[in-house]
């Protein structure tokens, strides 16, 4: 050069066109003499970047970047 896979919360991840979530950390509050555990609620997202399709894109298509992997 050339094929492939990945790219969402601080981490690990789900979400195949219709309001972006789960654990897990952080904070707060109830429990506790205190601490852990439980319970409860809260903050935290330009969904890697551009641009195209659509009445609507995390999702489809096109480029481009990071990252692993194959191949020459």
């Nucleotide at each position: 050069g050339g094929g492939c896979a990945a790219u969402u919360a601080g981490c690990u991840c789900a979400g195949u066109g219709g309001u972006a979530g789960a654990g897990u950390g952080u904070c707060c509050g109830c429990u506790u003499c205190a601490c852990a555990u439980g319970c409860g609620g809260a903050a935290g997202g330009u969904c890697g970047c551009a641009g195209g399709u659509u009445c609507a894109a995390a999702u489809c298509c096109u480029g481009c970047a990071u990252u692993g992997c194959c191949c020459a």
Notes
Predicted 3D model of a 72-nucleotide RNA (transfer RNA) from a bacterium. It was read from a public genome assembly. Rfam family: tRNA. Gene Ontology term of the family: triplet codon-amino acid adaptor activity.